[in-house]
This is a predicted structure of a 74-nucleotide RNA (transfer RNA) from an uncultured Bacilli bacterium. Its Rfam family is "tRNA". The family's RNA type in Rfam is transfer RNA. Its mean pLDDT, the model's own confidence on a scale to 100, is 80.
RNA sequence: GUCCCAAUAGUUCAGCUGGAUAGAAUGCUAGCCUCCGACGCUAGAGAUCGCAGGUUCGAAUCCUGUUUGGGACA
Numbered sequence: 001g002u003c004c005c006a007a008u009a010g011u012u013c014a015g016c017u018g019g020a021u022a023g024a025a026u027g028c029u030a031g032c033c034u035c036c037g038a039c040g041c042u043a044g045a046g047a048u049c050g051c052a053g054g055u056u057c058g059a060a061u062c063c064u065g066u067u068u069g070g071g072a073c074a
Stems, first nucleotide, its partner, number of pairs: 001073007010026004019057001028044005050066005
């Protein structure tokens, strides 16, 4: 230098060839339970999907650029 992969909740990850409210586990908060705590049960909060544009009635998803990390070739 060229090419490929990844980036979504505090953390680890799903998300179907563009569609209706972006989910799960774990963690966190509250309640129940207990003498207290843990375990267990119930409920809740938490993500404008790395960033900026574009296409579209509609974008986490498609296109372009770019950032960070990983890899292949030279």